[in-house]
RNA sequence: GGAGCGAUAGCUCAACUGGGAGAGCACCGGCCUGAAACGCCGGCGGUCCAGGUUCGAGUCCUGGUCGCUCCA
Numbered sequence: 001g002g003a004g005c006g007a008u009a010g011c012u013c014a015a016c017u018g019g020g021a022g023a024g025c026a027c028c029g030g031c032c033u034g035a036a037a038c039g040c041c042g043g044c045g046g047u048c049c050a051g052g053u054u055c056g057a058g059u060c061c062u063g064g065u066c067g068c069u070c071c072a
Stems, first nucleotide, its partner, number of pairs: 001071007010025004019055001027043005048064005
């Protein structure tokens, strides 16, 4: 210098062909208990950044940042 893959909640990961952004754990509140643990119910919280296409973008296109890998 070139190429591929990845970046989504505090953490680990989903989202199928463009059409309701979700799960587990964590955290907060409630129930349960003499109290706690366990369990049950509820809540909080996010698409790496900037543009573009589209009625509609996590998903497609362009540029950039960071990480991993490969080639030179």